Annotation: A computed fold for a 515-nucleotide part of an RNA from an uncultured Chlorobiaceae bacterium, annotated as small-subunit ribosomal RNA, 5' domain. The coordinates come from a structure-prediction model, not an experiment, and the mean pLDDT is 84.

Context: one part of a larger RNA
RNA sequence: GGACGAACGCUGGCGGCGUGCCUAACACAUGCAAGUCAAAGGAAAGCAACUUCGGUUGUAAGUACUUGGCGCAAGGGUGAGUAAUGUAUAGGUAAUCUGCCCUUUGGACUGGAAUAACCCCGAGAAAUCGGGGACAAUACCAGAUGAUGCAGCGGAACCGCAUGGUUAUGUUGUUAAAGAUUUAUCGCCAAAGGAUGAGCCUAUAUCCCAUCAGGUAGUUGGCAGGGUCAUAGCCUACCAAGCCUACGACGGGUAGCUGGUCUGAGAGGAUGAUCAGCCACAUUGGAACUGAGACACGGUCCAGACUCCUACGGGAGGCAGCAGUGAGGAAUAUUGCGCAAUGGGCGAAAGCCUGACGCAGCAACGCCGCGUGGAUGAUGAAGUUCUUCGGAAUGUAAAGUCCUUUUGUAGAGGAAGAAUAUGCCGGUUUACCGGCACUGACGGUACUCUACGAAUAAGCCACGGCUAACUCUGUGCCAGCAGCCGCGGUGAUACAGGGGUGGCAAGCGUUGUCC
Numbered sequence: 001g002g003a004c005g006a007a008c009g010c011u012g013g014c015g016g017c018g019u020g021c022c023u024a025a026c027a028c029a030u031g032c033a034a035g036u037c038a039a040a041g042g043a044a045a046g047c048a049a050c051u052u053c054g055g056u057u058g059u060a061a062g063u064a065c066u067u068g069g070c071g072c073a074a075g076g077g078u079g080a081g082u083a084a085u086g087u088a089u090a091g092g093u094a095a096u097c098u099g100c101c102c103u104u105u106g107g108a109c110u111g112g113a114a115u116a117a118c119c120c121c122g123a124g125a126a127a128u129c130g131g132g133g134a135c136a137a138u139a140c141c142a143g144a145u146g147a148u149g150c151a152g153c154g155g156a157a158c159c160g161c162a163u164g165g166u167u168a169u170g171u172u173g174u175u176a177a178a179g180a181u182u183u184a185u186c187g188c189c190a191a192a193g194g195a196u197g198a199g200c201c202u203a204u205a206u207c208c209c210a211u212c213a214g215g216u217a218g219u220u221g222g223c224a225g226g227g228u229c230a231u232a233g234c235c236u237a238c239c240a241a242g243c244c245u246a247c248g249a250c251g252g253g254u255a256g257c258u259g260g261u262c263u264g265a266g267a268g269g270a271u272g273a274u275c276a277g278c279c280a281c282a283u284u285g286g287a288a289c290u291g292a293g294a295c296a297c298g299g300u301c302c303a304g305a306c307u308c309c310u311a312c313g314g315g316a317g318g319c320a321g322c323a324g325u326g327a328g329g330a331a332u333a334u335u336g337c338g339c340a341a342u343g344g345g346c347g348a349a350a351g352c353c354u355g356a357c358g359c360a361g362c363a364a365c366g367c368c369g370c371g372u373g374g375a376u377g378a379u380g381a382a383g384u385u386c387u388u389c390g391g392a393a394u395g396u397a398a399a400g401u402c403c404u405u406u407u408g409u410a411g412a413g414g415a416a417g418a419a420u421a422u423g424c425c426g427g428u429u430u431a432c433c434g435g436c437a438c439u440g441a442c443g444g445u446a447c448u449c450u451a452c453g454a455a456u457a458a459g460c461c462a463c464g465g466c467u468a469a470c471u472c473u474g475u476g477c478c479a480g481c482a483g484c485c486g487c488g489g490u491g492a493u494a495c496a497g498g499g500g501u502g503g504c505a506a507g508c509g510u511u512g513u514c515c
Stems, first nucleotide, its partner, number of pairs: 001515004006511005013370006019363002021328001026326003030323003035070003039067003046059005077281003086206008096198002101194007109143004118133006149174006156167004179186002207253003214244003219241004224236003256278004260271004283304005306317004334360001336359003342356001343354004373403004383394004408452006417442001422437006459504005464485003470499005480487002
């Protein structure tokens, strides 16, 4: 000098764009953050009409609720752990999987038994649970058909990277399906290919300590079996005695990694907030279930700690989602608006959901821009300060005169973001094109115009040298200053105040940290 997710002191007009718990991965009141559906079943209260006063019908309503499908593994948060099971780069997979999506081929036959919501009974304070009864499906089951699929046994061709791979083929066994409806479509099953995503493996790189020098028994390899989507001591039995290590094993400390960011001429050094990619975690520890995908933040089970309810028998909970509270701290925001846009889930669609996101609020926290007026104005006014008492400085500064209106206040007009979605019409005819209509949280905001009036708007630090900028008064080694050198003991340009001057400016200075 530059930089900062900064803090503190003094001061503070506006706008745009960003950023905002770095500390306790501490504990959390309250609300919201994941639903949705042309598969299926299907209430009640209330209201209305009728009524033989028992009820019936309509509506509520295809709503609540329930079965089922898809989603909930994404999006969002945090950085505790992790020094390599991670990350970055480059490869391998002839050792693998992949829902939804795209392309292609073929198919979807015949039956059956349950069950939830519901009704009845019961247990319990509650959470919730038990027994009996009825019924449905794109839920479940059985049979049929069935291949280029899968498995076993054969021989053949081609290829390769060692185990092998690909293709066609013979034979045996085995495995499937679901309908809805506005008739236009959407679904269902099998197979092949693609795309996307993921798993696993390899090489290289990846902080400090040697005052950590030896470490290791599933350890290293083989064989057999198990296991996985898949390779493998991944696991088990047996056999052998290996394997790693001064090119730093093992141990300890610290730490998420990267693209990047800051600095620097560069080489480097430091760093990893926001944004983007990967990883890990979800009160602590462990486990599996479901599923294409999890060993699952707002799922399940077990154990621990903590909090809450209890009728003491037993139960409930998990903000490192968005707001918000307490605590900690030098320190970090609203219990806001909207799904209008973008994106996501479900749905044929209308649409519903979305604290993702879009916006608004708070904060000079940062960067950038603008303003606090312009011109003229000497009798160099007054005041103040200094003075050699003559004067000098503040100083064109003020006043005065003439202008302007960014900003401000008031009024008027008033967006883009929104049409490629959707609906309707027309033309082409699945798809495409054209026209019209509807839809805006921000917001009556931005912006434009009009009126008014210099009106509403300047501070902070320094002035001994380094270092731009000097004098007076007070104080008297006191009070104090100070980054270093050092000032202060009666003429202090160094303390305090006044005047003046210098620097930066809606900021200025200090502290902390990095280069």
Its Rfam family is "Bacterial small subunit ribosomal RNA". Gene Ontology terms of the family: ribosome and structural constituent of ribosome.